[in-house]
Predicted 3D model of a 528-nucleotide part of an RNA (small-subunit ribosomal RNA, 5' domain) from an uncultured bacterium. Model confidence (mean pLDDT): 81 of 100. RNAcentral holds the full RNA, with entries from ENA and SILVA.
Context: one part of a larger RNA
RNA sequence: GAGCGAACGUUUGCGGCGGGCCUAACACAUGCAAGUCGAACGAGAAACUAUCCUUCGGGGUAGUGGAAAGUGGCGCACGGGUGCGUAACACGUGGGAAUCAACCCUCUAGACUGGGACAACCAGGGGAAACCCUGGCUAAUACCGGAUGUGGCUUCAGGAACUUCGGUUCCUGUCGCGGAAGCUCCGCAAGGGGCGCUAGAGGACGAGCUCGCGGCCCAUCAGCUUGUUGGUGAGGUAAUGGCUCACCAAGGCUAAGACGGGUAGCUGGUCUGAGAGGAUGAUCAGCCACACUGGAACUGAGACACGGUCCAGACUCCUGCGGGAGGCAGCAGUGGGGAAUAUUGCGCAAUGGGCGAAAGCCUGACGCAGCCACGCCGCGUGAGCGAUGAAGGUCUUCGGAUCGUAAAGCUCUGUGGAGGGAGAAGAAUCAAGUCGGUGAAGAGCCGGCCCUGACGGUAUCCCUUUAGCAAGCACCGGCUAACUCCGUGCCAGCAGCCGCGGUAAUACGGAGGGUGCAAACGUUGCUC
Numbered sequence: 001g002a003g004c005g006a007a008c009g010u011u012u013g014c015g016g017c018g019g020g021c022c023u024a025a026c027a028c029a030u031g032c033a034a035g036u037c038g039a040a041c042g043a044g045a046a047a048c049u050a051u052c053c054u055u056c057g058g059g060g061u062a063g064u065g066g067a068a069a070g071u072g073g074c075g076c077a078c079g080g081g082u083g084c085g086u087a088a089c090a091c092g093u094g095g096g097a098a099u100c101a102a103c104c105c106u107c108u109a110g111a112c113u114g115g116g117a118c119a120a121c122c123a124g125g126g127g128a129a130a131c132c133c134u135g136g137c138u139a140a141u142a143c144c145g146g147a148u149g150u151g152g153c154u155u156c157a158g159g160a161a162c163u164u165c166g167g168u169u170c171c172u173g174u175c176g177c178g179g180a181a182g183c184u185c186c187g188c189a190a191g192g193g194g195c196g197c198u199a200g201a202g203g204a205c206g207a208g209c210u211c212g213c214g215g216c217c218c219a220u221c222a223g224c225u226u227g228u229u230g231g232u233g234a235g236g237u238a239a240u241g242g243c244u245c246a247c248c249a250a251g252g253c254u255a256a257g258a259c260g261g262g263u264a265g266c267u268g269g270u271c272u273g274a275g276a277g278g279a280u281g282a283u284c285a286g287c288c289a290c291a292c293u294g295g296a297a298c299u300g301a302g303a304c305a306c307g308g309u310c311c312a313g314a315c316u317c318c319u320g321c322g323g324g325a326g327g328c329a330g331c332a333g334u335g336g337g338g339a340a341u342a343u344u345g346c347g348c349a350a351u352g353g354g355c356g357a358a359a360g361c362c363u364g365a366c367g368c369a370g371c372c373a374c375g376c377c378g379c380g381u382g383a384g385c386g387a388u389g390a391a392g393g394u395c396u397u398c399g400g401a402u403c404g405u406a407a408a409g410c411u412c413u414g415u416g417g418a419g420g421g422a423g424a425a426g427a428a429u430c431a432a433g434u435c436g437g438u439g440a441a442g443a444g445c446c447g448g449c450c451c452u453g454a455c456g457g458u459a460u461c462c463c464u465u466u467a468g469c470a471a472g473c474a475c476c477g478g479c480u481a482a483c484u485c486c487g488u489g490c491c492a493g494c495a496g497c498c499g500c501g502g503u504a505a506u507a508c509g510g511a512g513g514g515u516g517c518a519a520a521c522g523u524u525g526c527u528c
Stems, first nucleotide, its partner, number of pairs: 001528004006524005013379006019372002021337001026335003030332003035074003040071002047064007081290003091214006099207002104203007112146004121136006152177002156173007182195005216262003223253003228250008265287004269280004292313005315326004343369001345368003351365001352363004382412004392403004416469001417465006433449006472517005477498003483512005493500002
C1' cells in the first nucleotide's frame, strides 16, 4: 500500500447492487418447510331439495352434494441446511471395463380369460393416552392363477468371423423360464382420439465400480501387515474385486517416508504480488460427508433414507405409573456462548420442482419486502455576484494580521426531503372460455381474441414549496501534509518507532488556525 462474512469508538441525508452466527455439529417453546391424483377404487359427513310421520323438539325415505378418512398410483433419494467426521480414489484431472437405469424420447410386438382376499365400514372388546385385538361385508390400474411369447434370458448342437489359442462375437436349430390394466372423450352403432398397461431394443439425464498423476505438518512416529499379498474354486452384488468363505503359496508396503500422531471437507475460485510465490476456501457453482449419539436393515429405479422404520444410549416432555411421545446442521424465532451477525413478514404473479388429462393444489426452493453504513458504487448538503475587508473570536511588535467572499445583502436553481397528482408501465406467457381451420364429430390437434402482479400506488414522470430539513471524523515534533496562544510543571498525561512532559511544551489538556479524507473517519484483529 491492498484486502476483509469483520468488531469497537465518534458521527450519520438519500438511492442502487450485493452481504449478514466465522463462537456451542449447544439445547430448543410456537408456526410453517411434501404432497398430489375422484379421468385407478369402494364407501360417504355437513348442507340443500322433494315427500311422509310428528308429542312441534325432531325423525324416516329418495335425490343433489361432496368434507374428513381409507385402498391404490406417483413423489417423498429432488429441492433446502451444515462442515462434525474424513489425509481418503474424499476431491481435481486424464483414462478404463465387468454394470444399473423409474419418469422422458424413438422404435417393435402385444394387451385374451378367470379367482380369492384385505382396509375403509359394521359389531364386540382392551387401554388414561399412544394405539391395539377378535368376528363379519366389499371394490380396484391392489393381489394371485391359466393362455399368448414378437423381442429377452438360458441348455445343447452345428456353422462363420476374430484371436493373446484361454476364448469372444454373430447366425441357424433346439430343452426350458418369465407378461399385461384399465380409465376417459366423440359417436345410435361400427369405429375413431387422448392418457395409461406388458415384454424388449436404442438414446438421453443420471448412478455404481476401477487405475495413473496432483495438492498439509511432525522422524523427539522406523519399521508396519495375517484377509494381510497373490492364486484356484465357491458364495455374494446390478457389476469387477479378499467384497466374503474354503484350500494353497508366503507374500505385500517402507527413508522417493510405510506405520503412528496432529490438523483439515476438496475444487472452480478469492485476496495479495511485476511475476514467481504466499495466504485462503464466506457469498455463487461442482463434488463429498453428515442429520440428537452409535448400529441395522426394510421399501424402492434409486436410500442404508434431515422433517421414514427397528434396536441401544444420553437428554426433554406427557401419564390414570401399567406405558407412551420427541429430534430446527429447513425458514422465521427463543435461551445460551460470544467482540459479533437480521423479521416468529408478503406471495406463489414470475423462474424451477412434485402430483394431476386439465382446471388446479402443494412448494420458508424461489420472487419480494423488513432490519444493519457490513461492503462497493452513485447523488446531495446549494450556485453566481458580493469589501465597509462588518460584528465577533484568536493572535499581536498594538501598527495590524487572520478566520474571510467566508457571513450579511442581491439574483437564481430545486436533485434529495415534504405536499399533491398521474402511473395498474415493463416483467406474461400457458391453460380455461370464445371464434376460425382440420375432422363424421360438440374428441383430439392448429391459429386468432380474451384473461391473470406478491413487490405496490412501488419505480418513473408532472406540479407546488422553501436555501429552507441534511457534515463529520482523524491528525498537525520527525517519519508525514498541516502552528500559534493559554493551562500544566517528570505531575496529569501521550506514544506505531524514535521519543515528549522536571516553568517560555509546534509532542500532555483546551482554544484559534491549518492539513487529510468525507457519509463517513479513526482504532483493533487477520492475510499478502